[in-house]
């Protein structure tokens, strides 16, 4: 340095970092050139399985939440299941995902970080902890409306 085993932790605005920015330290002479470092997405929300795919929901903040890779509860296809007024059950189409049939409307939310205060660690760039005060929005939640409930069936009533 590299490979392999163990073990504990530990997600989905969630993990990384070779662009890029910015610190610092040598070195050159005026940011050349090396090295070590920081930064790199705030919450609400959303997961029946397998395969497959990439710019997969809201809104807060506003230099980089740029930019790059991976990966994700989106999304397509199957398979399972819900429903789909016929007594029940099968089938086939629609249609949806376990609180499981569609539309459009109302209403409704202690969000968290930014910011301001104190701290603590680092030479810095930054990092972490406590306080105080707040402010969303949606495919979330709620309340009603309207449409929609078709086709076949040798089985059963």
């Nucleotide at each position: 340095a590299a490979g392999a085993a163990a073990c504990a932790c530990a997600a989905a605005g969630c993990g990384c970092c070779a662009g890029a920015a910015c610190u610092c330290c040598a070195u050159a002479g005026c940011u050349u050139u090396g090295g070590a470092g920081u930064u790199g997405a705030c919450g609400a929300g959303g997961u029946a399985g397998a395969c497959g795919u990439u710019c997969a929901u809201c809104g807060a903040g506003g230099u980089u939440u740029c930019g790059g890779c991976g990966g994700a509860u989106g999304c397509g296809u199957c398979u399972c299941g819900g429903c789909u007024u016929u007594u029940c059950g099968g089938g086939c189409g629609g249609u949806c995902g376990u609180g499981a049939g569609g539309a459009a409307g109302g209403c409704g939310a202690c969000a968290a970080a930014u910011c301001c205060c104190g701290g603590c660690g680092g030479c810095g760039a930054c990092g972490c902890c406590g306080g105080a005060g707040a402010c969303a929005a949606a495919a979330c939640g709620c309340c009603a409306u309207c449409c929609g409930c078709g086709c076949c069936u040798a089985g059963u009533u």
The RNA shown here (glmS glucosamine-6-phosphate activated ribozyme aptamer) has 157 nucleotides and comes from Rubrobacter sp. Its Rfam family is "glmS glucosamine-6-phosphate activated ribozyme aptamer". It is annotated as a riboswitch. Model confidence (mean pLDDT): 79 of 100.